[in-house]
Molecule: small-subunit ribosomal RNA
Organism: Fibrobacterales bacterium
RNA sequence: UAUGAAGAGUUUGAUCCUGGCUCAGAACGAACGCUGGUGGCGUGUCUGAUGCAUGCAAGUCGAGCGAGUCGUGUAGCAAUACAUAGGCGAGCGGCGAACGGGUGAGUAACGCGUGAAUAACCUACCCUUCAAUUGGGAACAACCGUGCUAACGCGCGGCUAAUGCCGAAUAUACCGGUUAAGCGACAUCGCUUAUUGGGGAAAGAUUAAUUGUUGGAGGAUGGAUUCGCGUCCGAUUAGGUAGUUGGCGGAGUAACGGCCCACCAAGCCUACGAUCGGUAGCCGGCCUGAGAGGGCGAACGGCCACAUUGGGACUGAGAUACGGUCCAGACUCCUACGGGAGGCAGCAGUGGGGAAUAUUGCGCAAUGGGGGCAACCCUGACGCAGCGACGCCACGUGUGGGAUGACGCAUUUAGGUGUGUAAACCACUGUCGUGAGGGAAUAGAGGCGGACUUCGGUUCGCAGGAAUGUACCUCGAAAGGAAGCACCGGCAAACUUCGUGCCAGCAGCCGCGGUAAUACGAGGGGUGCGAGCGUUGUUCGGAAUCACUGGGCGUAAAGGGAGCGUAGGCGGACUUUCAAGCCGGGCGUGCAAAACCGAAGCCCAACUUCGGCAUUGCGCUCGGGACUGAUAGUCUUGGAUAGUUCAGAGGCAAGCGGAAUUCCUAGUGGAGCGGUGGAAUGCGUAGAUAUUAGGAAGAACACCGGAGGCGAAGGCGGCUUGCUGGGGACGAAUCGACGCUGCAGCUCGAAAGCGCGGGUAGCAAACAGGAUUAGAUACCCUGGUAGUCCGCGCCGUAAACGAUGUAUGCUUGGCGCACGAGGUUCAAAUCUUGUGUGCCGUAGCCAACGCGAUAAGCAUACCGCCUGGGGAGUACGCCCGCAAGGGUGAAACUCAAAGGAAUUGACGGGGGCCCGCACAAGCGGUGGAGCAUGUGGUUUAAUUCGACGCAACGCGCAGAACCUUACCAAGGUUUGACAUGGGAAAGACGAUAUCAGAGAUGGUAUUUCCAUAGCAAUAUGGCUUUCUACACAGGUGCUGCAUGGCUGUCGUCAGCUCGUGUCGUGAGAUGUUGGGUUAAGUCCCGCAACGAGCGCAACCCGUGCCCUCGGUUGCCAAUAUGGCUCUCCGGGGGGACUGCCGGGGACAACCCGGAGGAAGGUGGGGAUGACGUCAAGUCAUCAUGGCCCUUACGACCAGGGCUACACACGUGCUACAAUGGGCGGCACAGAGGGAAGCAAAAUCGCGAGAUUGAGCGGAUCCUAAAAGCCGCCCCCAGUUCGGAUAGGAGUCUGCAACCCGACUCCUUGAAGCCGGAAUCGCUAGUAAUCGCGGAUCAGAACGCCGCGGUGAAUACGUUCCCGGGCCUUGUACACACCGCCCGUCAAGCCAUGGGAGAAGAGAGCGCUCCAAGACGUGCAGCUAACCGGUAACGGAGCGGGCGUCCAAAGCGAGAUUUUUGACUGGGGCUAAGUCGUAACAAGGUAGCCGUACCGGAAGGUGCGGCUGGAUUACCUCCUUU
Repeated sequence: UAUGAAGAGUUUGAUCCUGGCUCAGAACGAACGCUGGUGGCGUGUCUGAUGCAUGCAAGUCGAGCGAGUCGUGUAGCAAUACAUAGGCGAGCGGCGAACGGGUGAGUAACGCGUGAAUAACCUACCCUUCAAUUGGGAACAACCGUGCUAACGCGCGGCUAAUGCCGAAUAUACCGGUUAAGCGACAUCGCUUAUUGGGGAAAGAUUAAUUGUUGGAGGAUGGAUUCGCGUCCGAUUAGGUAGUUGGCGGAGUAACGGCCCACCAAGCCUACGAUCGGUAGCCGGCCUGAGAGGGCGAACGGCCACAUUGGGACUGAGAUACGGUCCAGACUCCUACGGGAGGCAGCAGUGGGGAAUAUUGCGCAAUGGGGGCAACCCUGACGCAGCGACGCCACGUGUGGGAUGACGCAUUUAGGUGUGUAAACCACUGUCGUGAGGGAAUAGAGGCGGACUUCGGUUCGCAGGAAUGUACCUCGAAAGGAAGCACCGGCAAACUUCGUGCCAGCAGCCGCGGUAAUACGAGGGGUGCGAGCGUUGUUCGGAAUCACUGGGCGUAAAGGGAGCGUAGGCGGACUUUCAAGCCGGGCGUGCAAAACCGAAGCCCAACUUCGGCAUUGCGCUCGGGACUGAUAGUCUUGGAUAGUUCAGAGGCAAGCGGAAUUCCUAGUGGAGCGGUGGAAUGCGUAGAUAUUAGGAAGAACACCGGAGGCGAAGGCGGCUUGCUGGGGACGAAUCGACGCUGCAGCUCGAAAGCGCGGGUAGCAAACAGGAUUAGAUACCCUGGUAGUCCGCGCCGUAAACGAUGUAUGCUUGGCGCACGAGGUUCAAAUCUUGUGUGCCGUAGCCAACGCGAUAAGCAUACCGCCUGGGGAGUACGCCCGCAAGGGUGAAACUCAAAGGAAUUGACGGGGGCCCGCACAAGCGGUGGAGCAUGUGGUUUAAUUCGACGCAACGCGCAGAACCUUACCAAGGUUUGACAUGGGAAAGACGAUAUCAGAGAUGGUAUUUCCAUAGCAAUAUGGCUUUCUACACAGGUGCUGCAUGGCUGUCGUCAGCUCGUGUCGUGAGAUGUUGGGUUAAGUCCCGCAACGAGCGCAACCCGUGCCCUCGGUUGCCAAUAUGGCUCUCCGGGGGGACUGCCGGGGACAACCCGGAGGAAGGUGGGGAUGACGUCAAGUCAUCAUGGCCCUUACGACCAGGGCUACACACGUGCUACAAUGGGCGGCACAGAGGGAAGCAAAAUCGCGAGAUUGAGCGGAUCCUAAAAGCCGCCCCCAGUUCGGAUAGGAGUCUGCAACCCGACUCCUUGAAGCCGGAAUCGCUAGUAAUCGCGGAUCAGAACGCCGCGGUGAAUACGUUCCCGGGCCUUGUACACACCGCCCGUCAAGCCAUGGGAGAAGAGAGCGCUCCAAGACGUGCAGCUAACCGGUAACGGAGCGGGCGUCCAAAGCGAGAUUUUUGACUGGGGCUAAGUCGUAACAAGGUAGCCGUACCGGAAGGUGCGGCUGGAUUACCUCCUUU
């Protein structure tokens, strides 16, 4: 001095980071939608530099000139003549028209900006100054006469003036020269003086005051030229250039100059980007931004360029001329067809284009310009007005009071709440608008007239305003005329109802919408801004997201594969000088306007004016001398070199060696070998494999061998020799900054591959065969060719990796290894030190992981590279290559992510530890048969509905003949079968009887309310029924994915969490992991954790032993007036706790064994089910939101159906028999149940059962056992097994056994002889086997729930299957492996590459052709001035011809670029297409990179490489104890 800096949403289950996308802000010459009261100041064709009707935009001067004419005057009868200080006025002439105004096409340039230069220049009008203004001449317009033409116009003859034109005189200050002298500057030259020669001027007018003209000098103004610096993108544009670069001499110009010409030379520009292509007017400034920057170049100002397109000159002081001219082209118009006319990118206006941009206005009053002496004239410049909310600014649409918080509307839990003091109503005010009246400034300038004057002017009077009767002031009336737009899921201020139902729609991003949408549409309400509000577009910002300020590159995008090295960049110590960079002072400039600060003027503001600051720049000048640089000199530490010494798979070449493999020969031998998960193909009696001997060949070098060594990287490994590169150390002899990096360039560069020639043992892409498989173009096997090897030449890429460029310096340590040196020692060990190579770690860094003196730390120098994912390392172009291919390297389009690290889970055909009838060991089943039962399917009018892996299927159903019942067809009903409420009527309702009907229902008859008060009439209340109207009832209708409750399941598995603390940026971690142990997160120990909760365990029930109390219906005894010891039953206690002993363990927890005990290590059983998972199940138990039905989806009724039957599955029963069947005899339970019940005994019946009925509401009575035991028969068979099916006859229940019950008897006597693949249960009083009871229930169990009787076998063990727990690991999963995901094919859409070609565009080159014009030439056509000549005539001049240059046009060959193109290539996108399963876990063959071959496809295989591979073992190193 400066006043200035904000973020958010979106990748994930969550986190941190990277990174893109999006939003909030400001702005606009804007447009669109909805809306619209007033004023001021600004602003308004951004598009077709597209075409233009009409009017206007440049004239003026009579004081330059001659005619003409009007007026006036005089004379005259008049014609007319003369005069004129007057007006008009075509023409000649002068000045202006080159300014002012418009536009931005072109232009990447000295065009613009800035600063210089001109000693290389011009400048009309203006100012100052000096001098002059002499004397002549000839014409041409106008005019007159005449002719041509449609028109525009043109011609011939004649007259005439001038400030028009032409000679002459004069000018020693002018011009260019000569000579000489002086001064100054310098690459050139300039100035002064003198001298000599040559050339060159003029115009008058007038009112007599002036003014004009000519020459010179100076000034001012305007212009011209040159130079330094700055000025967009593309290298997929790398070479360009022949007047090109320079010189000598000329032409030309105002002037320098290749500006032009002739000749000579061969230069000049370029990686600091030439040339080419694209785009563009530049600047002051404007917008944005904290700034630095970025974007823009409307309005205002400066410069440039252009004027229908292209070219050319003329005039002039000035033009190569917007409203001049000539030529050519396109277009438009007129035409008599012969020919002519035109140029709004001036102001208005018009067509057209477009999303889009105004009046054919008023005035010269002001400001400015042109002409004029002046008055004055002209001026679409300008001043004003009009139109447009286009922008900025200002104002208004009222103000105060007013609660019953009105109505209406919305909502509601129905009470209320909101809109809301808002309105109504009362009082008041008067801006704007409206009506009326008054009424400026802009005019102190300028003009005219008079007076005065020092001639500059002063003073008095007069007229003069487009805007405008405007601004402004005063008065009047009246709240009267004046509010909308967007939004309300988050970002982002603002919420509810209805409608809709992945529809309609919204959306800036994330995303909403599939029946409860704060996200769609509408209403109400709210928020924001307000005469505006939103949307769209564009720019900057946020974006540190191109990073100068101010980013990065180990893993996110990003280090070149490696080295050498040119240019460039950067560079050690000391001293001298210079002053380019650098710093300071001064001067010039940096226009004005704008911006900023301070004032002032319009009422304020916008706007305007004044003053100041600033303009960070450039130039000049004077200083400074630290630093950089330059110069000169010195130094040794960087670097290099000599010397001594050391290690090494460093490289190249040659030679040599042994083991192994294969092959050949021979011997022995005799059936197999080989190969695999298992096989087969293959080899073998023609003798393989095996074994012995000999031979041949090629390739590679075991052990040593090592996170050992060497090399720049790739890479390098038997031994010896030769040649050769680099490195370490010691020491300090030599040089003396010689250095570092490195665009371009050059060289090297694994494997694969290519060319030519060799070689070929083994291995081995391709290929063939065999397997595997659904398939198997693979993995496995048998073979096998290129190739692998050598020589020469290419290729030039890899996960060429430490995913870490090179060089230098600095910064705690510890432990190794390799190679040196030194100290010490006899030698070692050891110590110090250097270089290289490893590990762990401090600080520090990092998103984290990690790095950590070998940095990813702190710094410096230089190079390379990155900027969201995909498209794509692709296309096109170019370069390289024999090819394969490599290098360079986009866009359209598309997505809102893609990604890194780490976290918690889940998962793994990952690992470790451990459980469980999980396997194993056993026993018995199921799956086969018949039947029962449930389900699917099918059928049906209906076969009601639900349940679907475990965890649906003898499940809801603890019991469908009617009922149940929800289903079907038929019949009838509508306030209802059921609840509450109103009115009316009745006294009933009901019961009984009867009729019609299938019944529901309907009709008829009989009978007849209750309570209280009162004698009664009656009153009040209640109840019931009927009728009636409406609220409503009702729904087993839908949604279990809107819900409550309940339940299943993982799982009775051992887990799930919290507080505080600590660690981590964070998600999270720790605790809960570890060592032991347990059934157990059970307990102990340890530990940055310490505690706690829900679970475990225990507490509860029942069972096993004992004690005690009590004893009836029990028990004992037995018939009495008995007893309670035992059994038993019911209460209450005891008992078991690892308590005791031994051992183990860590002196722990705990484990093993033992004793005692009825019971021993939770004794056995039950109840009890953590946080949670499965949108698990249930709206049909119940409850319930929402939706739906309301003479029906409600309710009633009889009948049918749920019981169907080709079939499939589940669960059971009975069996297949002799451990059995049948018959007879004998015996022993427990727990239950029983009154519309259980029922004994007795009698009848073969029997089911019947009759009768004692006893019992139960420790009393009844139900009431079977297997078993004893005896007999059967003798292995479809049977004396088995009992289905069927016929007949019955019993029982029940209104009713037809559909459709159970049971009994006689007869019948099916399948079935132990069950394929597969699969289930069970670890002890268990399995197996045997019967008994109960619930439901009128009746109807093989099911279910219970009970007891008899009563086993086996467990080595945890490899495997299944499920689970803990720890760990990988992950591209998180809807969590039933995950994710790749490629072909098929469909639709989109953009794009190639493409036979086709159509354009701009530019360059060559040739042809030449318009106008300029220059040159030269003909003898014309000719007033001037010259020569007496004249004729000639010269000068004019004209035409020819030549050169040249626009447009034409022709030609190429290059560039755009559009299009049959067909074709890949790419992208698109809820539910096909084929496979490549990748993510060891992804089921680890993956990936390069390369080659092959294959529908992902892909497979070979060779080499990488770890960005899991797991196990070994090795090495490190850490802790």